Context: one part of a larger RNA
RNA sequence: CGUUGGAGAUUUGAAGGGAGCUGUCCUUAGUACGAGAGGACCGGGAUGGACGUACCUCUGGCGCACCGGUUGUCCUGCCAAGGGCAUAGCCGGGUAACUAUGUACGGACGAGAUAAACGCUGAAGGCAUCUAAGCGUGAAACUCUCCCUGAGAUUAUAUCUCCCACCCCUUGAGGGUGUAAGGCACCGGAAAGACUAUCCGGUUGAUAGGCCGGAGGUGUACGCACGGUAACGUGUUUAGCCGACCGGUACUAAUCUGCCGAGGG
Numbered sequence: 001c002g003u004u005g006g007a008g009a010u011u012u013g014a015a016g017g018g019a020g021c022u023g024u025c026c027u028u029a030g031u032a033c034g035a036g037a038g039g040a041c042c043g044g045g046a047u048g049g050a051c052g053u054a055c056c057u058c059u060g061g062c063g064c065a066c067c068g069g070u071u072g073u074c075c076u077g078c079c080a081a082g083g084g085c086a087u088a089g090c091c092g093g094g095u096a097a098c099u100a101u102g103u104a105c106g107g108a109c110g111a112g113a114u115a116a117a118c119g120c121u122g123a124a125g126g127c128a129u130c131u132a133a134g135c136g137u138g139a140a141a142c143u144c145u146c147c148c149u150g151a152g153a154u155u156a157u158a159u160c161u162c163c164c165a166c167c168c169c170u171u172g173a174g175g176g177u178g179u180a181a182g183g184c185a186c187c188g189g190a191a192a193g194a195c196u197a198u199c200c201g202g203u204u205g206a207u208a209g210g211c212c213g214g215a216g217g218u219g220u221a222c223g224c225a226c227g228g229u230a231a232c233g234u235g236u237u238u239a240g241c242c243g244a245c246c247g248g249u250a251c252u253a254a255u256c257u258g259c260c261g262a263g264g265g
Stems, first nucleotide, its partner, number of pairs: 001152001005163006015149004021049007033038001051106005059100003066093005071086006110144003117137004164264001167176003170172001182260004186202005207253003210249005216242003223236005
């Protein structure tokens, strides 16, 4: 820009893409078959491999603004307590997010028309013949069935709901002003993200931060008291501290506002 008024939702599905794999074991059954050795079709069930999708409850990884331990050195006048630097100094753990080696699920079942092949009926050609007319069976291939995209599918779908049928100039299905429903800008953001887009929220508000509570992590803080010559131990104290997680709470910031947007030959 189009889709022939302008919008907001919900849709149909032309078309395109994805997926499509397979082992072993049990049973049927030591049955059919076979002198024996051996040993099934068909059918039923279980469990794997590789591959794929989703997710983070579990098991782990990572987790450089979390917690603790510890060495050297410098600093905060000193003690104590801390801070800086040394690969994050080194070491032990670890929330969220992300993640696989973790968890869950998938290939199916079925239908149609067929290939090779196997048939029925059957002439040309009194027989025979699956074929010439006609009718069947038949494969991981094909078309559906499953998943995803999808009306620029210009053949531009459909349904529901909302806004109205102004004003000015022109009389040419023309041009313009302000609006409606609605949208965009702007701002706080994240289930989103390079930017954009998407999604949520904007005081009639829990959107982010702060604060409070909880979960969770670390592992028992500082100070003081007691014991010990001391290193240190014990008690106060399952303390203290704490990033992203889950809630609550308007304390701070989403103020104020601008623009676009129909009149239907």
Model confidence (mean pLDDT): 90 of 100. Predicted 3D model of a 265-nucleotide part of an RNA (large-subunit ribosomal RNA, domain VI) from an Oscillospiraceae bacterium. It was read from a public genome assembly.